[in-house]
RNA sequence: AGAGUUUGAUUCUGGCUCAGAACGAACGCUGGCGGCAUGCCUAACACAUGCAAGUCGAACGGGAAAUUCGGGGCAACUCGGAGAGUACAGUGGCGCACGGGUGAGUAACGCGUAGGUAACCUACCUUAAGCCGUGGCAUAACCCCGGGAAACCGGAGCUAAUUCCACAUACGUUAAUAGAACUUCGGUUUUAUUAAGAAAGGUGACCUCUUCAUGAAAGUUAUCAGCUUAUGAGGGGCCUGCGUCCGAUUAGCUAGUUGGUAGGGUAACGGCCUACCAAGGCGACGAUCGGUAGCUGGUCUGAGAGGACGACCAGCCACACUGGCACUGAAAUACGGGCCAGACUCCUACGGGAGGCAGCAGUGGGGAAUAUUGGACAAUGGGCGAAAGCCUGAUCCAGCAAUGCCGCGUGAGUGAUGAAGGCCUUCGGGUCGUAAAGCUCUGUCGGGAGGGACGAAACUUGGGCAGAAAUAAUACUCUGUCCAAUUGACUUAACCUCCAAAGGAAGCACCGGCUAACUCUGUGCCAGCAGCCGCGGUAAUACAGAGGGUGCAAGCGUUGUUCGGAAUUACUGGGCGUAAAGCGCGUGCAGGCGGAUAAAGAAGUCGGGUGUGAAAGCCCCUCGCUCAACGAGGGAACUGCGCCCGAAACCAUUUAUCUAGAGUGCAGAAGGGGAGCGGGGAAUUCCCGGUGUAGAGGUGAAAUUCGUAGAUAUCGGGAGGAACACCAGUGGCGAAGGCGCCGCUCUGGUCUGCUACUGACGCUCAUACGCGAAAGCGUGGGGAGCAAACAGGAUUAGAUACCCUGGUAGUCCACGCUGUAAACGAUGGGUACUAGGUGCUGGGGGAAUUGACUCCUUCGGUGCCGUAAGCCAACGCAAUAAGUACCCCGCCUGGGAAGUACGGUCGCAAGAUUAAAACUCAAAGGAAUUGACGGGGACCCGCACAAGCGGUGGAGCAUGUGGUUUAAUUCGACGCAACGCGAAAAACCUUACCUGGGCUUGACAUCCUCGGAACCCGACAGAGAUGUUGGGGUGCCCGCAAGGGAGCCGAGAGACAGGUGCUGCAUGGCUGUCGUCAGCUCGUGCUGUGAAGUGUUGGGUUAAGUCCCGCAACGAGCGCAACCCCUGUUCUUAGUUGCUAACUUACCUUCGGGUAGGAGCACUCUAGGGAGACUGCCGGUGUCAAACCGGAGGAAGGCGGGGAUGACGUCAAGUCCUCAUGGCCCUUAUGCCUAGGGCUACACACGUGCUACAAUGGCCGGUACAAAGGGUUGCCAAACCGCGAGGUGGAGCUAAUCCCAAUAAAACCGGUCUCAGUUCGGAUUGGAGUCUGCAACUCGACUCCAUGAAGUUGGAAUCGCUAGUAAUCGCUGAUCAGAACGCAGCGGUGAAUACGUUCCCGGGUCUUGUACACACCGCCCGUCACACCACGAAAGCGAAGUAUACCAGAAGUCACUAAGCUAACCGCAAGGAAGCAGGUGCCCAAGGUAUGAUUUGUGAUUGGGGUGAAGUCGUAACAAGGUAUCCGUACCGGAAGGUGCGGAUG
Repeated sequence: AGAGUUUGAUUCUGGCUCAGAACGAACGCUGGCGGCAUGCCUAACACAUGCAAGUCGAACGGGAAAUUCGGGGCAACUCGGAGAGUACAGUGGCGCACGGGUGAGUAACGCGUAGGUAACCUACCUUAAGCCGUGGCAUAACCCCGGGAAACCGGAGCUAAUUCCACAUACGUUAAUAGAACUUCGGUUUUAUUAAGAAAGGUGACCUCUUCAUGAAAGUUAUCAGCUUAUGAGGGGCCUGCGUCCGAUUAGCUAGUUGGUAGGGUAACGGCCUACCAAGGCGACGAUCGGUAGCUGGUCUGAGAGGACGACCAGCCACACUGGCACUGAAAUACGGGCCAGACUCCUACGGGAGGCAGCAGUGGGGAAUAUUGGACAAUGGGCGAAAGCCUGAUCCAGCAAUGCCGCGUGAGUGAUGAAGGCCUUCGGGUCGUAAAGCUCUGUCGGGAGGGACGAAACUUGGGCAGAAAUAAUACUCUGUCCAAUUGACUUAACCUCCAAAGGAAGCACCGGCUAACUCUGUGCCAGCAGCCGCGGUAAUACAGAGGGUGCAAGCGUUGUUCGGAAUUACUGGGCGUAAAGCGCGUGCAGGCGGAUAAAGAAGUCGGGUGUGAAAGCCCCUCGCUCAACGAGGGAACUGCGCCCGAAACCAUUUAUCUAGAGUGCAGAAGGGGAGCGGGGAAUUCCCGGUGUAGAGGUGAAAUUCGUAGAUAUCGGGAGGAACACCAGUGGCGAAGGCGCCGCUCUGGUCUGCUACUGACGCUCAUACGCGAAAGCGUGGGGAGCAAACAGGAUUAGAUACCCUGGUAGUCCACGCUGUAAACGAUGGGUACUAGGUGCUGGGGGAAUUGACUCCUUCGGUGCCGUAAGCCAACGCAAUAAGUACCCCGCCUGGGAAGUACGGUCGCAAGAUUAAAACUCAAAGGAAUUGACGGGGACCCGCACAAGCGGUGGAGCAUGUGGUUUAAUUCGACGCAACGCGAAAAACCUUACCUGGGCUUGACAUCCUCGGAACCCGACAGAGAUGUUGGGGUGCCCGCAAGGGAGCCGAGAGACAGGUGCUGCAUGGCUGUCGUCAGCUCGUGCUGUGAAGUGUUGGGUUAAGUCCCGCAACGAGCGCAACCCCUGUUCUUAGUUGCUAACUUACCUUCGGGUAGGAGCACUCUAGGGAGACUGCCGGUGUCAAACCGGAGGAAGGCGGGGAUGACGUCAAGUCCUCAUGGCCCUUAUGCCUAGGGCUACACACGUGCUACAAUGGCCGGUACAAAGGGUUGCCAAACCGCGAGGUGGAGCUAAUCCCAAUAAAACCGGUCUCAGUUCGGAUUGGAGUCUGCAACUCGACUCCAUGAAGUUGGAAUCGCUAGUAAUCGCUGAUCAGAACGCAGCGGUGAAUACGUUCCCGGGUCUUGUACACACCGCCCGUCACACCACGAAAGCGAAGUAUACCAGAAGUCACUAAGCUAACCGCAAGGAAGCAGGUGCCCAAGGUAUGAUUUGUGAUUGGGGUGAAGUCGUAACAAGGUAUCCGUACCGGAAGGUGCGGAUG
């Protein structure tokens, strides 16, 4: 510090996700030790049991017992001493308000921070001054009586105090009155007078004085207490500024409320309380209400700013079962006190009582989850005490838990035959791996044994010394110091030494990318994984296991939560033309911001100083535990707040002034700016009349409709409503909506010029107010045309549409409402600045001119261009900014749900406005790029259409396919580009299929052992394979021989063979197709952020990306073309088997000639080599080009004709059954052998063909002319036989020689048939044969005789062909024993037509749109049906908190009363004073009744929404999406949607 994810790719926007750190955690797997921390986050739920606050006898009165000793008594027992003034309870004092727990409540002066208190309090403690006098009355305990189950209570009697009371005295205390001084005018200080207010003693010591007389009392003294006043410290109360969460779908709240006066109350100010008076107080700077929450130091994170949190530790607050209340006290409205009410639990004798773990342990419960009913007061601290000491679940320790942080260990060195074993393998090896073993060592931790600190210093006691106060005193007391004694829960601790032994001690997660780490096996969209993207459908680095690896390590992962990354709420630090986002427009209060000069003060601001900012924590330095965690000391910091001093630029304020902003005046100007009134003509429609006759109207075509009752057309007249042609213009005006005939009246704004005046009067604007197209609503008019709805006619599968004919609201007017639009420049307003060029419009100035025109310049408005700069993701914007800045307002924060629900406001309604969530997805989106596509455009090509010729589709047959059938009908191929295809040949074989019979190292390959030469000929059984058996036979090489070797055969064992078994979607190779279409790319450069573009586009041209020109391109490659083959002309070379014109000989002759031999190679021909054609020449056109057109010459002319040749790629195209090959599968079978059968089936459907339907023909007879092939397992001549297929025969030929081969056929000549199911046609069937072959039954071809079917030119539709082509005619070959109508070739005869490119199909280039990219066979919308999910409404039903009114009124304070009762004081007494019970009243908790609003749960039914694999209906949108789309509104319709009106261009 970033990364993944939207796309075919790019860039931007934007969300989601990940990597980091952290935790009071939990869960899973695992677990050696120690140190230091931490440990109910949930039920402030309920609690058994024990403990957590007592202490003081030196405040006081009482006062045992057990036991023991002694005495008495026979004994029971009794008396006394000790126990013991002990235990114990009580009175009294102090403490119990600390310490400890919890976070329910609280949004508050609760907390934090800084202040105030002249408005206050403070027990114990400190310091200072002073005092402690004289009296009195009670009461517990105790005893007696009584009640009660108990808790406990009542009555009578006695008694003490540091209990209580009175009196005295008292200061610098308090109060009142009067005065004085000071004063911030609040008050403070001070003087005088008057009044009021204290106390308690205990203990120790002493005997000088007095009294009693070993010693005591008084007294003295010491000390601890007590009282008053002041003081300090610490603590507290109260007040104030500032800070302190969310919601406006909470906007108004408030009656003690706000203030005053008087009084009460308090420690104290105060509506704190009461009475009266006034009517205030708070609030958009967010009151009130609702929700949530203890606050802080700090903690976590972060670069920081921030964000989240508030466990442990520390400060503050609040609470103590729930609610209320007071008492005591210095302090409480009191956790382990009280009273009352309530809920709950327990006891009960049913009458009544008891209780409060949010103290420490512990229990139940809740929960994912959180510990021991431990030890000790040794230390620290606290309470009481003079002290010893007691108490202390505070605390210190221990126990449990890997909960966290930190440290240590699980060994170290050496060790290669790289062991065994595992895994992988290309079978060679690689890897785990120096890892192990082995050898040599070490000894941390744990184990055993032994030793062994620190934490402890005090208090206190004893002794010594010194000193102090006081005294008669060297006692006593106190202080300091020295010595001694004494105190450890932890502790079987830390630490040290020794002993033995590598011995006891490693796991977890991950390995597709992000993200470090890869293979095998299993599985087969299953099981499963997953943080996001996504893996899994037979070769899964993504599931599971294994081997290996990576990361961390006594832990590792997962889950949850927080911050970060996220600049994804943007203060630092974002945006708003099209991505989400500018309010439809204006006026304008508050608010924010604001021109120039001078001055003042100093609120902001800045500087310095000072106080504070607790400690701990963070940071730095040092130190202590062996290190670290942890701890200690010091520093820094605490960014804050207060106070003081200073500065004066800026902002604010005040004062004085200015004119550049703004405004006013004056003079002019343009304009569909607005409102009202009046007027005008054209057109439509209707009515009346005339003319006139059969149609009109309407459409793609029609029909509905109108018309002989006279339409349409035309002329004249009239009525009525609405709108204003031309002018008219990116022209004008207005804030926007919007505004268009003419005139008049009223009225708003703007601009120009001149300078006179005002003197910052300005800009923006939340709330508010006003305006606001169309549609729509209300009332009343009006109604010509148009026209939602509606009706009819068409179209259509349907057509609730598009088209047509009608037609009502509405459109128009008046008044009122509505308040929305793609209300758009999708661009808020204002000010300033920043190159230019060119229009239009309204003014002004100037030059020139008679003037028009023209030119220059300036202000306002409105357009265009522009890579000027700049900005932008790009598109684009660009002085009318989307540039550069400032000010103000509005708005945005992923998509969907949704501009919806609920609530509020507005509205007559329609609805508008404000405006969520649950749930769901990983995208949604902008701009641009390349393709593809379009019922977009332009250009071009092709037998693509058209023009022609001939077919197919109908028939019969052949053949292939589908289907069906079958034991099997083997398999593959499926639009073009499967279907006479693989198959250039299924009777057996082939053959892969079926049935049956057999074989198991196998029919075939390699290796091993044994035997044998191989091999040949039989016989028997069997369907055969095979089995049994007989005979013949013995080679080659080496070697003297024995023997060995090669090859072959047989037997045997196992490695292995074998598979036309599967996967063509694992593959190679080969092939088809687009397409012989003209395309496809690259290097460098340039442009662009980039994908990409350029080149390759453009202008011409071509069959062609062919060539030329131009050009930020310049070149190049694969394709095109050419090079190759055949063919067309010619030359040359060569003439046998080819040829024969001339010459010659012989024979024959129908006298034309023919045949043969010479001879020759002229010609034909054969096959080698050349030549030739290149737009080369001429003319024209064309850009002086390329090229095209025409011409000449030429055998051939613009590629001469044909072939071979197939770019980058596409179709997961075809083929595992040609071959090869990965993986999988079979192995006495899915292999091999064999016989028979099947592949040849047959209701049917399709493709491809053949033959026909006839006279351009059939048949008969005659007469011609080819090319190219094949042939020795072969082609086969002559001759003979057969009607024929063929047979016999055997010449010739290894072929330019012979043969197939024949007369090639069509053609031509002649004859016949005469339009018919025929002399057409030949299927089918019967019979008889031929040939091949082991074998023609299933199942061959051919021949002859007989038979003689369908068929008379073929529906929709569809195919081929542009010249030696179509059509037609025959010939040959491959395969092959035999078996072509197929296929591959060959020649013969030999046409027609092409205007042309509108249309169909396919293709190419450019351009355009796109929501497509699996690419239109695309994408995609809505209803309906089904399932699931969350939400809304709903008759209601329930709950909670809350408000108001009323009732009620416990305990209690206060007030009043007090007839009853009463110790202290007064009084001789009566009585008084004072007090109490009781009573009454105010307030008031719980409770009750009623009403309201809020929140929440649930609810038959209902509404829309979301998601879901393949459902149904349509086709709305994306292309001109087939009616351009969209926005607002209204009506209508199964649904998308349609239509009307107005608007936008996206």
Molecule: small-subunit ribosomal RNA
Organism: Candidatus Magasanikiibacteriota bacterium